[in-house]
This is a predicted complex of two RNAs, RNase P RNA and transfer RNA, with 458 nucleotides together.
Rfam match: Bacterial RNase P class A. Its family is annotated with dimeric ribonuclease P complex, tRNA processing and ribonuclease P activity in the Gene Ontology.
The coordinates come from a structure-prediction model, not an experiment, and the mean pLDDT is 75.
RNA sequence: AGAGUAUGCCGGGUGAUCGCAGAGUAAAAUCUGAGGAAAGUCCGGGCUCCGCAGGGCAGGGAGCCGGGUAACACCCGGCGGAGGCGACUCCAGGGACAGUGCUACAGAAACUAUACCGCCUCAUUUAUGAGGUAAGGGUGCAACGGCAGGGUAAGAGCCUGCCGGCAGCAGGGUAACUUGCUGCGUCAAGGUAAACCCCUCCCGGAGCAAGACCUGAUAGGGGGCAUAGAUAACGCUGCAAGGCGGGAUCUGCCGGUUGCCCGCCGGAUAACCCCGGGUAGGUCGCUGCUGGGGAGUUUUAGCUCCCCGACGAGGCGUUCGGAAACGGGCGUCCAAGAGAAAUGAUCAUCCAAGACAGAACCCGGCUUACAGGCAUACUCUCACU
RNA sequence: GGGCGAAUGGCUCAGUCGGUAGAGCGCCUGCUUCACAUGUAGGAGGUCACAGGUUCGAGUCCUGUUUCGCCCA
Numbered sequence: 001a002g003a004g005u006a007u008g009c010c011g012g013g014u015g016a017u018c019g020c021a022g023a024g025u026a027a028a029a030u031c032u033g034a035g036g037a038a039a040g041u042c043c044g045g046g047c048u049c050c051g052c053a054g055g056g057c058a059g060g061g062a063g064c065c066g067g068g069u070a071a072c073a074c075c076c077g078g079c080g081g082a083g084g085c086g087a088c089u090c091c092a093g094g095g096a097c098a099g100u101g102c103u104a105c106a107g108a109a110a111c112u113a114u115a116c117c118g119c120c121u122c123a124u125u126u127a128u129g130a131g132g133u134a135a136g137g138g139u140g141c142a143a144c145g146g147c148a149g150g151g152u153a154a155g156a157g158c159c160u161g162c163c164g165g166c167a168g169c170a171g172g173g174u175a176a177c178u179u180g181c182u183g184c185g186u187c188a189a190g191g192u193a194a195a196c197c198c199c200u201c202c203c204g205g206a207g208c209a210a211g212a213c214c215u216g217a218u219a220g221g222g223g224g225c226a227u228a229g230a231u232a233a234c235g236c237u238g239c240a241a242g243g244c245g246g247g248a249u250c251u252g253c254c255g256g257u258u259g260c261c262c263g264c265c266g267g268a269u270a271a272c273c274c275c276g277g278g279u280a281g282g283u284c285g286c287u288g289c290u291g292g293g294g295a296g297u298u299u300u301a302g303c304u305c306c307c308c309g310a311c312g313a314g315g316c317g318u319u320c321g322g323a324a325a326c327g328g329g330c331g332u333c334c335a336a337g338a339g340a341a342a343u344g345a346u347c348a349u350c351c352a353a354g355a356c357a358g359a360a361c362c363c364g365g366c367u368u369a370c371a372g373g374c375a376u377a378c379u380c381u382c383a384c385u
Numbered sequence: 386g387g388g389c390g391a392a393u394g395g396c397u398c399a400g401u402c403g404g405u406a407g408a409g410c411g412c413c414u415g416c417u418u419c420a421c422a423u424g425u426a427g428g429a430g431g432u433c434a435c436a437g438g439u440u441c442g443a444g445u446c447c448u449g450u451u452u453c454g455c456c457c458a
Base pairs, nucleotide, nucleotide: 001381002380003379004378005377006376007375008374009373010372012350013349014348015347016346017345018344020033021032022031023030035356039367040366042365043364044363045362046361047207048206049205050204054262055261056260057259059203060202061201062200063199064078065077066076067075068074079093080091081090082089083088094198095197099196100195101192102191103190116137117136118133119132120131121130122129123128124127145163146162147161148160149159150158164187165184166183167182168181169180170179171178172177211284212283213282214281221275222274223273224272228251229250230249231248234245235244236243237242253267254266255265256264257263289309291308292307293306294305295304296303297302312334314333315332316331317330318329319328320327321326351354386457387456388455389454390453391452392451395410396409397408398407404441412428413427414426415425416424434450435449436448437447438446
């Protein structure tokens, strides 16, 4: 100098004028006003209601190991595998001897069966038949471990050595796993679980249009379901068989338990379901507590500033613990809250000439989009010293 | 804002348990007719919305993106 890798950050600045939304007031002054992704809604939680989550089935999800966290499919570290010369990156990474399925076409044969070509032996009608053979050819994603030697009629773990595989023991490690030694040729035949499934663990449902309150409107409209059965005692009646009565118990029925069953709870003139009609306004939920004290300002009020406390799974800095994620302490900073929906426009100026994109209950993550730029650490190549 | 679903010839739709994607209507050509319609014979037209992954192999399975549609007090 060139080419890269990883991590973190910025995302136009300043001034003037005019405007918009919220707070505030009698009216002003004054204060505040989008993001790293506010996005996708893919995970996890807070919060709210249903409701009491008791059991089973079904369903959904997670899946190497250890740690972190409120929780997670997230983060950190490690192991194994794959890629890269390297810094480093990627992995939906349990189980295919529990079982079932699929494996098209091609091929002789796709999993206890098999001989198409070839090789070998025998027979003979000399180009066929019987048998042996998976070393070679051919097919295919995949053909019953690979290489070498011995062996054989030709061959084959048939035998031997090495590599691979499996099992056991020992060392290391919390563990995943790894290293070494020994044994096994009966070494048990491929892939697919982002096919069903098996194993371990987790999960109640719905979502702020949740939900709470106030005010108002309307005719409490039409239809559906349904009012059952048994039992012993008791009361009345009857000579008796029996009949009647109300309650109790059991079964059944309806509704709830937001898939089903059991169980539980409620009901039987109530509840539920369907159709139709009416109203569609406000307040809260909503975003650091209408907290306390003091000072200033034009008075009560309000606003601004200061101090103290509360709130936040908040940010930043520092320190302690830790390998890190993260956790504890201290200091400091920050705080949009609308309801058809504000956060903008113009001018001037500076620079590297401005991308993707706009909050809607709130947080932690992931993923996706993104002009350009900065910082730190590291790698490779070339050149020079 | 929140909860769901779909995308396959020009149009409307099938496609089961992953194995070379079809149907009806429409279009084109020939025959039939004096001509048209009808009828009849044949043909063209698809990278299954897009990208990546799993797999030997993806319309189908998984993930992300895009577009369209439905529901809510």